The part of an RNA shown here (small-subunit ribosomal RNA, 5' domain) has 503 nucleotides and comes from an Acidimicrobiia bacterium. The sequence was found in a public genome assembly. The organism belongs to Acidimicrobiia, within Bacteria.
[in-house]
Context: one part of a larger RNA
RNA sequence: GGACGAACGCUGGCGGCGUGCUUAACACAUGCAAGUCGAACGAGGCAGCGGCCUUCGGGCCGUUGUCGAGUGGCGAACGGGUGAGUAACACGUGAGGAACCUGCCCCGGAGACCGGGAUAACCAGGGGAAACUCUGGCUAAUACCGGAUGCCCCCGGAUGGUCGCAUGGCCAACCGAGGAAACGCUCCGGUGCUCCGGGAGGGCCUCGCGGCCUAUCAGCUUGUUGGUGGGGUAAUGGCCUACCAAGGCAUCGACGGGUAGCUGGUCUGAGAGGACGAUCAGCCACACUGGGACUGAGACACGGCCCAGACUCCUACGGGAGGCAGCAGUGGGGAAUAUUGCGCAAUGGGCGAAAGCCUGACGCAGCAACGCCGCGUGGGGGAUGACGGCCUUCGGGUUGUAAACCCCUUUCAGCAGGGACGAAAAUGACGGUACCUGCAGAAGAAGCCCCGGCCAACUACGUGCCAGCAGCCGCGGUAACACGUAGGGGGCAAGCGUUGUCC
Numbered sequence: 001g002g003a004c005g006a007a008c009g010c011u012g013g014c015g016g017c018g019u020g021c022u023u024a025a026c027a028c029a030u031g032c033a034a035g036u037c038g039a040a041c042g043a044g045g046c047a048g049c050g051g052c053c054u055u056c057g058g059g060c061c062g063u064u065g066u067c068g069a070g071u072g073g074c075g076a077a078c079g080g081g082u083g084a085g086u087a088a089c090a091c092g093u094g095a096g097g098a099a100c101c102u103g104c105c106c107c108g109g110a111g112a113c114c115g116g117g118a119u120a121a122c123c124a125g126g127g128g129a130a131a132c133u134c135u136g137g138c139u140a141a142u143a144c145c146g147g148a149u150g151c152c153c154c155c156g157g158a159u160g161g162u163c164g165c166a167u168g169g170c171c172a173a174c175c176g177a178g179g180a181a182a183c184g185c186u187c188c189g190g191u192g193c194u195c196c197g198g199g200a201g202g203g204c205c206u207c208g209c210g211g212c213c214u215a216u217c218a219g220c221u222u223g224u225u226g227g228u229g230g231g232g233u234a235a236u237g238g239c240c241u242a243c244c245a246a247g248g249c250a251u252c253g254a255c256g257g258g259u260a261g262c263u264g265g266u267c268u269g270a271g272a273g274g275a276c277g278a279u280c281a282g283c284c285a286c287a288c289u290g291g292g293a294c295u296g297a298g299a300c301a302c303g304g305c306c307c308a309g310a311c312u313c314c315u316a317c318g319g320g321a322g323g324c325a326g327c328a329g330u331g332g333g334g335a336a337u338a339u340u341g342c343g344c345a346a347u348g349g350g351c352g353a354a355a356g357c358c359u360g361a362c363g364c365a366g367c368a369a370c371g372c373c374g375c376g377u378g379g380g381g382g383a384u385g386a387c388g389g390c391c392u393u394c395g396g397g398u399u400g401u402a403a404a405c406c407c408c409u410u411u412c413a414g415c416a417g418g419g420a421c422g423a424a425a426a427u428g429a430c431g432g433u434a435c436c437u438g439c440a441g442a443a444g445a446a447g448c449c450c451c452g453g454c455c456a457a458c459u460a461c462g463u464g465c466c467a468g469c470a471g472c473c474g475c476g477g478u479a480a481c482a483c484g485u486a487g488g489g490g491g492c493a494a495g496c497g498u499u500g501u502c503c
Stems, first nucleotide, its partner, number of pairs: 001503004006499005013375006019368002021333001026331003030328003035074003040071002044067010081286003091210007100203003105199007113147004122137006152179002155176003159172005184191002212258003219249003224246008261283004265276004288309005311322004339365001341364003347361001348359004378408004388399004412444001414439005422430001447492005452473003458487005468475002
C1' cells in the first nucleotide's frame, strides 16, 4: 500500500447492486417450511337436478358438483440448512469396470388369458386421563394371491463360431427347469399395465497422480497379508465366516499425536509464491447423542420407524409426547450479524389427463454506511478587504471572495398528475415502484483524522516529569510547533479514524 462476512469511536443526505451468528453442531415458545391424485377404489356428509313415496317434518333411488377421512398410486432419497466429524479414494484430476444398479423420460420389439381369498373405511361392543388400542361383523380396487401363455429373459447341460488385457467376453441353434400383466380408467382424443433390448441422465466400485504440521511419535499390524470353501451384495473384495500358510506396511516417514470439510475459486504479489475456502457453483459428511434395520428404483432416511442415553413437556402416576445445523423469531454466548413481512405474478420442483393444489425453493419487500459504485449538500459575480475571531514588532497580518449583497440554476430529497417492461390469451407480490411531466425554494443535506521527524500541514495561551501523548525515534521538570484549548493549516470525505487478520 492492498484486502475484509468485520468490530469499536465520532459523524451521517439520497440511490443502485451486493452482503449480513466468523462465537454455543448451545437450548428452543409460536406459526409456517411436502404434498397431491375422485380420470385407481368402496362407503359417507353437503348442495343442485330428475323420479317415486309421504303422516307434509321428510324418506328412498338415480345423476352432477363439491368436501374431508380411509384403501391405493406417485412424491416425500429432490429442493433447503450446517461444517460437528473426516488426513480418507473424502476431494481434485485422469483412467478402468470382461465385477455393477437405475423409478419417472425417449426409441424399438412382444404381450395383457382364466380364476381366488382377504382387509381398512363403516357398523356393533370393550379398554384408556391421554397417546391410542382390542374383539366381532360387512365391502371395493390399478391393493394382494394362484394358474395359463412366453417374442424374450434367467439358470443348468452339451455343440459350433469368433474375439480379447488374465479371470474370460460375444454370437448362433438344441434340450431341461423357472419367470409377466390392470381387456384397468376415460370427457373416446387418449392414458395407464407386463416382459425384453437400447438410449439419456443419475448412482456404485477399483486404480495412477495431487494438495497440512509434527521424529520431543520409529517401529506398526492378528481379519493383520495371502489362499481355499462358504455367506453376503446390484457388483469386485477380509466385506463377513471356517480352515490353511506367515505374511503385509515403514526414514521416498509406516504407526501415533495435532489441526482441518475438499474443489472451482478469493485476497495479495511484476511474477514465482504466500494466505484463505464468507456469499455463488460442484462434491462429501451430518441432522439432540450413540446404535440398528424397515420400506423403496434410490435412504440406513433433517421435518420416517425401533432401541438406548441426556434434556424438555403432559399425566388421572398406569403411561405418553418432542428434536429449528429449514424460514422467521426467543433466551444464552459474544466485540458482533436482520422481519415471528408479502406473493406463488416470474423461474424451478412434486402430484394430476387437465382445471388446479402445494412449494419460508424462489421472486420481492423490511432492517444495517457492512461493502462496492454513482450523485448531492449549489453556480457566477462580489472589497476601499465589513463585523467578529486569532496573531501582532501595534504599523498591520490572517480567516478571506469567505460572508453580506446582486444575478442564476433545481440534480437529490419534498408535493402533485400520469404510469410501465417483467406475461404469448387470462394472471403482477414487487407497486401507484421505476420512469415521465409539472410546482416551490438555495431552499432539507459535512464530518472525521492529523499538523516534532518518518509524513503534507504553525502560532498563541494553559500546564510545569504534573495532567497527559506515543506506530518507532521519543515529548512534558516555567517561553512545549510533540500534553490540553483556540485560531490557522494539511488530508480524506458520507464518511473518517482505531483495533484485529492476511499478502